[in-house]
RNA sequence: GGAGCCGGCCAAGCAGCCGCGGCGCGCAAGCGUCGAGGAAAGUCCGGGCUCCACAGGGCAGGGUGCCAGGUAACGCCUGGGCGGCGCGAGCCGACGGACAGUGCAACAGAGAGCAAACCGCCGAUGGCCCCGCAAGGGGAUCAGGCAAGGGUGAAACGGUGCGGUAAGAGCGCACCGCGAGUCUGGCAACAGACCGGCACGGCAAACCCCACCUGGAGCAAGACCGAAUAGGGGGACCAUGACGCGGCCCGCGUCGUCCCCGGGUUGGUCGCUCGAGCCGCGCGGCGACGCGUGGCCUAGAGGAAUGGCUGCUCACGACAGAACCCGGCUUAUCGGCCGGCUCCUUUG
Numbered sequence: 001g002g003a004g005c006c007g008g009c010c011a012a013g014c015a016g017c018c019g020c021g022g023c024g025c026g027c028a029a030g031c032g033u034c035g036a037g038g039a040a041a042g043u044c045c046g047g048g049c050u051c052c053a054c055a056g057g058g059c060a061g062g063g064u065g066c067c068a069g070g071u072a073a074c075g076c077c078u079g080g081g082c083g084g085c086g087c088g089a090g091c092c093g094a095c096g097g098a099c100a101g102u103g104c105a106a107c108a109g110a111g112a113g114c115a116a117a118c119c120g121c122c123g124a125u126g127g128c129c130c131c132g133c134a135a136g137g138g139g140a141u142c143a144g145g146c147a148a149g150g151g152u153g154a155a156a157c158g159g160u161g162c163g164g165u166a167a168g169a170g171c172g173c174a175c176c177g178c179g180a181g182u183c184u185g186g187c188a189a190c191a192g193a194c195c196g197g198c199a200c201g202g203c204a205a206a207c208c209c210c211a212c213c214u215g216g217a218g219c220a221a222g223a224c225c226g227a228a229u230a231g232g233g234g235g236a237c238c239a240u241g242a243c244g245c246g247g248c249c250c251g252c253g254u255c256g257u258c259c260c261c262g263g264g265u266u267g268g269u270c271g272c273u274c275g276a277g278c279c280g281c282g283c284g285g286c287g288a289c290g291c292g293u294g295g296c297c298u299a300g301a302g303g304a305a306u307g308g309c310u311g312c313u314c315a316c317g318a319c320a321g322a323a324c325c326c327g328g329c330u331u332a333u334c335g336g337c338c339g340g341c342u343c344c345u346u347u348g
Base pairs, nucleotide, nucleotide: 001344002343003342004341005340006339007338008337009336010335012313013312014311015310016309017308018307020035021034022033023032024031025030037319041330042329044328045327046326047325048324049218050217051216052215061214062213063212064211065210066080067079068078069077070076081095082093083092084091085090096209097208101207102206103203104202118150119149120146121145122144125143126142128139129138130137131136158176159175160174161173162172163171177198178196179195181194182193183192184191185190222270223269224268225267232261233260234259235258236257237256241255242254243253244252245251277296278295279294280293281292282291283290284289314317
């Protein structure tokens, strides 16, 4: 100098004028003060809060899924293991179980599940043919042996090499792989060493098994105040009246007045923002995080505010806007700053 990796941060700025919403003061005019984001977004997880349901336990259903830790909790985060990618800094990971059981594998292929022999190799042994007096030699490949090579496939019952053999084969050996064995290290996931000649293929984003978690609805949740008017329930009283049922009486129901009770529409108030809060410092921890201490208050509406104009400056300005709150994840995003690290090249 170039190319990258990881983490953190900013999100055009300043001033003037006029507006908008909350709060405080004021009789009022008005004054003071505060007023969007890193994602306020998607609503995908987890929790707080509220109402409903619920003895306990189990089943079903749903979710999560290497190990350990963090946390209020999580499908999040941190550290570690294993696997894959990268020269590297680093990045990515539906990563429990396939001896519990059931099942699946199109097409191709001889053969696809306790496998098979199409091409092929061999034919040592037994038989056949030829030569030879014989010993023996040669040939074809009938029986038979083999799975090295070819071929099919996503996958063919370990791989490479050497030895071995008639040809071959874990048949023997070395290395790699594999293993339900033993020991060692580690809380564990797992790793290493020894041992075993290999028996045990894949799929659980197929049913399933195992472990853990799991009631439902959501701030239009829900709570309080509460009329006018209309209606509901109960009681008392009155004419013993009217109407209906009925042929008539009794009876029953409705109509009147007063009192009590609760429900509830419009409306108002609360829930509403002080909270698993933010910032600094110290301590513990590799870290996520925790503990202590000091400081700070940072939108809260209910047709729902955060805007407009002007001036100046620059690197010329992205994605986007709260509606109960919080922790995450994911997605969108002009440009820029800081720190740590890697690789290449050059110079000293």